[in-house]
RNA sequence: GCAGAGUAGGAUCCCGCGCGUCAAGUGCCGGCUGAACAGGGAGUUGUCAGCCGGACGAAAGAAAGUUCAUCAUCAGAUGUUCUUUCUGCGGUGCAGGAUCCGCAUCCCGCUGC
Numbered sequence: 001g002c003a004g005a006g007u008a009g010g011a012u013c014c015c016g017c018g019c020g021u022c023a024a025g026u027g028c029c030g031g032c033u034g035a036a037c038a039g040g041g042a043g044u045u046g047u048c049a050g051c052c053g054g055a056c057g058a059a060a061g062a063a064a065g066u067u068c069a070u071c072a073u074c075a076g077a078u079g080u081u082c083u084u085u086c087u088g089c090g091g092u093g094c095a096g097g098a099u100c101c102g103c104a105u106c107c108c109g110c111u112g113c
Base pairs, nucleotide, nucleotide: 001113002112003111004110009101010100011099012098013097014096016094017093018092019090020089021088028054029053030052031051032050033049034048035047039108040107041106042105060087061086062085063084064083065082068079069078070077071076
């Protein structure tokens, strides 16, 4: 001098268990606080987390049981309350797996030539 390895984190897919579907969450914008950013040091207008505020905003269906009301001679019917299960839905949470991307940047280092 040339080439390479390796972080936090991110994206997509798969899988398990949940949450919501009575709208929280997710995504977007602003503010504050904090954290992390290859082996070492520094580190952003980049990344992530927490809190506060703002704008926007959704997919439900079926079955069983059950409460109450009304109708009915009975059997039962209609409406209604709540619970459970199943199938969906949500730019849904957490954990695991696969693949890919990946120090903003600066200095030093590591491996090979």